Transfer RNA from Saccoglossus kowalevskii, 73 nucleotides, folded computationally.
[in-house]
RNA sequence: GGCUUUGUAGCUCAGUUGGUAGAGCGUCAAGCCAGUGACUUGAAGGUCCCUGGUUCAAGUCCAGGUGAAGCUA
Numbered sequence: 001g002g003c004u005u006u007g008u009a010g011c012u013c014a015g016u017u018g019g020u021a022g023a024g025c026g027u028c029a030a031g032c033c034a035g036u037g038a039c040u041u042g043a044a045g046g047u048c049c050c051u052g053g054u055u056c057a058a059g060u061c062c063a064g065g066u067g068a069a070g071c072u073a
Base pairs, nucleotide, nucleotide: 001072002071003070004069005068006067007066010025011024012023013022019056027043028042029041030040031039049065050064051063052062053061
């Protein structure tokens, strides 16, 4: 340099055919308990890497940029 994959919550990741962004773990609160742990219930937390385009509507499609991983010369 070329090719492929990839970037979504604090972490690990889902997200189908474009149609209101989710789970587990963690955090916080309450309950329960002999209990700083376990269990139950609830809550908070997101510009979906950036810019632009298509569309009534984009995490998803398209173009460019950029971070990461792998293959190749």